About this RNA
Predicted 3D model of RNase P RNA and transfer RNA as a complex of 510 nucleotides. The coordinates come from a structure-prediction model, not an experiment, and the mean pLDDT is 78. It holds a member of the Rfam family "Bacterial RNase P class A". About the family: Ribonuclease P (RNase P) is a ubiquitous endoribonuclease, found in archaea, bacteria and eukarya as well as chloroplasts and mitochondria. By type it is a ribozyme.

[in-house]
RNA sequence: GGCGGUCGGAGGAUCGCCGGCGGACCACCAACGUUCGCGGGAGGAAAGUCCGGGCUCCACAGGGCAGGGAGGUCGCUAACGGCGACCCGGGGUGACCCGAGGGAGAGCGCAACAGAAACCACACCGCCGAUGGCCGCAGAUCCGGCCACCCGUUGAGAGGCGGAUGGCCGGGGAGGCACAGGCAAGGGUGAAAUCGUGGGGUAAGAGCCCACGCGCGACAGCCGGGUGACCGGCGGCGGGGCAAGCCCCUCCCGGAGCAAGCUCGAAUAGGCGUGCCGUCGAGGAUGGCCCGUCCGACGCAGAUCGGUUCGCGCCGGUCUGGGGGCACGCGGGUUGAGCGCUCGAGCGGCCCAGCAAUGGGUCGCCUAGACGAAUGAUCCUCGCAGGCGCCGGGGCGACCCGGCGCCUGGACAGAACCCGGCUUACAGACCGCU
RNA sequence: GGGCAGGUAGCUCAGUCGGUAGAGCAGCGGAUUGAAAAUCCGCGUGUCGGGGGUUCAAUUCCCUCUCUGCCCACCA
Numbered sequence: 001g002g003c004g005g006u007c008g009g010a011g012g013a014u015c016g017c018c019g020g021c022g023g024a025c026c027a028c029c030a031a032c033g034u035u036c037g038c039g040g041g042a043g044g045a046a047a048g049u050c051c052g053g054g055c056u057c058c059a060c061a062g063g064g065c066a067g068g069g070a071g072g073u074c075g076c077u078a079a080c081g082g083c084g085a086c087c088c089g090g091g092g093u094g095a096c097c098c099g100a101g102g103g104a105g106a107g108c109g110c111a112a113c114a115g116a117a118a119c120c121a122c123a124c125c126g127c128c129g130a131u132g133g134c135c136g137c138a139g140a141u142c143c144g145g146c147c148a149c150c151c152g153u154u155g156a157g158a159g160g161c162g163g164a165u166g167g168c169c170g171g172g173g174a175g176g177c178a179c180a181g182g183c184a185a186g187g188g189u190g191a192a193a194u195c196g197u198g199g200g201g202u203a204a205g206a207g208c209c210c211a212c213g214c215g216c217g218a219c220a221g222c223c224g225g226g227u228g229a230c231c232g233g234c235g236g237c238g239g240g241g242c243a244a245g246c247c248c249c250u251c252c253c254g255g256a257g258c259a260a261g262c263u264c265g266a267a268u269a270g271g272c273g274u275g276c277c278g279u280c281g282a283g284g285a286u287g288g289c290c291c292g293u294c295c296g297a298c299g300c301a302g303a304u305c306g307g308u309u310c311g312c313g314c315c316g317g318u319c320u321g322g323g324g325g326c327a328c329g330c331g332g333g334u335u336g337a338g339c340g341c342u343c344g345a346g347c348g349g350c351c352c353a354g355c356a357a358u359g360g361g362u363c364g365c366c367u368a369g370a371c372g373a374a375u376g377a378u379c380c381u382c383g384c385a386g387g388c389g390c391c392g393g394g395g396c397g398a399c400c401c402g403g404c405g406c407c408u409g410g411a412c413a414g415a416a417c418c419c420g421g422c423u424u425a426c427a428g429a430c431c432g433c434u
Numbered sequence: 435g436g437g438c439a440g441g442u443a444g445c446u447c448a449g450u451c452g453g454u455a456g457a458g459c460a461g462c463g464g465a466u467u468g469a470a471a472a473u474c475c476g477c478g479u480g481u482c483g484g485g486g487g488u489u490c491a492a493u494u495c496c497c498u499c500u501c502u503g504c505c506c507a508c509c510a
Base pairs, nucleotide, nucleotide: 001434002433003432004431005430006429007428009382010381011380012379013378014377015376017041018040020038021037022036023035024034025033043412047423048422050421051420052419053418054417055257056256057255058254062291063290064289065288067253068252069251070250071249072086073085074084075083076082087101088099089098090097091096102248103247107246108245109242110241124187125186126183127182128181131180132179133177134176135175142171143170144169145168146167147166148165150163151162152161153160154159195213196212197211198210199209200208214238215237216236219235221234222233223232224231225230261339262338263337264336271330272329273328274327275326276325277324283295284294298323300321301320302319303318304317305316306315307314308313332509333508334507346365347364348363349362350361351360352359353358384409385408386407387406388405389404390403391402392401393400394399435506436505437504438503439502440501441500444459445458446457447456453490461477462476463475464474465473483499484498485497486496487495
């Protein structure tokens, strides 16, 4: 330096708070109340509410579309976005750490600016010009000299120096130009430019060819190993990015939440509106839709019609009326008590299986249950850390070690139905491995 | 306790398949006026709540932290 784990001050006194058990009193018991005693009373994160489950209600068939989520592989688990082991990629000298790590083979889309070109095409500078074209033995390009004119620079000027164009002369003797076209090596742009280095090759070049290397799901290639992700070898091939853009593939997901929900009590206008009520009916598993299955609240009075009967009656249909019921909304009332509520995927020791996560067996233990929401305040002793002073010891010295005294500090933060995780905050102390 | 929504200029708000962010009011400077108001012209003010990630590139997509606001119970 790295990784993992444990703890998160200790003991005591006094006064309180919350709930449990036991005793006494209130003159039967119980309950309430008062009082006494005993023993208990926040966390590793109780937090954020980011995931997953238990539990409760929604009448718990099921299916499809839409929506949300997960995504290397194999395991663990009640379940998970968690954990373990392994694979692959990246970082580190290393111990080790990090990774939202399926698919860019289907499709759509994006890539501003710059750049020739941003995904199937492309050529700005540059290189070549083999081939075609034009010029050239009637002598080109090139070299030297002279003249004319022009430009730049210097100088007051004359002139000097350099350059372009045209003409003439001499030398020399076969190529030259870069129009078509070829190339992608080099330069340049960019976050990203079609494999890298070297050699061959060529007119110049290029995986065009070769060697070495890199990569490959535009190879679903073959052989071998592994449960698998994947690894090794051989052959083949050489166009990238974004899916934390839409999307595709595989798998998972009903909703609400203890203010869920149940019981008792008090109070009120058991008020108003809308829809529906017996065979197709409001609404219901929705707070997206559809199919399907199922649940779901009256047959009261009157009138009338039909069937049946000798008739009374019974059955069925239609209309009207008023009450009742169901669902939703508005309005009204209350701010009480009990249950849910803490024994549970519980905690600790040992043994066994497993690399491990984890599972099994056995023994022991009980560890807050508040709701205007308890778990506090003061003091003493000890311990820890820092500073100052004194004393002793070691060292040449900076300084180190030990003892005593004084002062200061002690984090993050607090249950609210309960668990399993993750994430975030945290003064400090200790242990183990490397 | 539980469930949701939001944070962009001094204020109120826009900003979608990611490419350097705007509008109105307010403010400042100038013109106009004796001076002011009104009017006209011009101007800027941005850690897009903080941090991290994906990407060439983030106000936008993802994760995390922080701040602000809203809703809920029971009875007949």